[in-house]
RNA sequence: GCGCCAUUAGCUCAGUUGGUAGAGCAGCUGCCUCUUAAGCAGCGGGCCGUUGGUUCGAAUCCAACAUGGCGCA
Numbered sequence: 001g002c003g004c005c006a007u008u009a010g011c012u013c014a015g016u017u018g019g020u021a022g023a024g025c026a027g028c029u030g031c032c033u034c035u036u037a038a039g040c041a042g043c044g045g046g047c048c049g050u051u052g053g054u055u056c057g058a059a060u061c062c063a064a065c066a067u068g069g070c071g072c073a
Stems, first nucleotide, its partner, number of pairs: 001072007010025004019056001027043005049065005
């Protein structure tokens, strides 16, 4: 320098015919328990890496850039 992959909640990840975003763990509250843990119920938390483009509508399609990883030279 070129190519490919990834970027979504505090963490690990889903979300594939484009139609106003989910799970597990973690956190908080309550129940249970002598207490803790475990268990059960509930709650909060993300405008989807950035900037543009396409579209009535974009996490999803296109481009550039950024960060990380792999490969080639």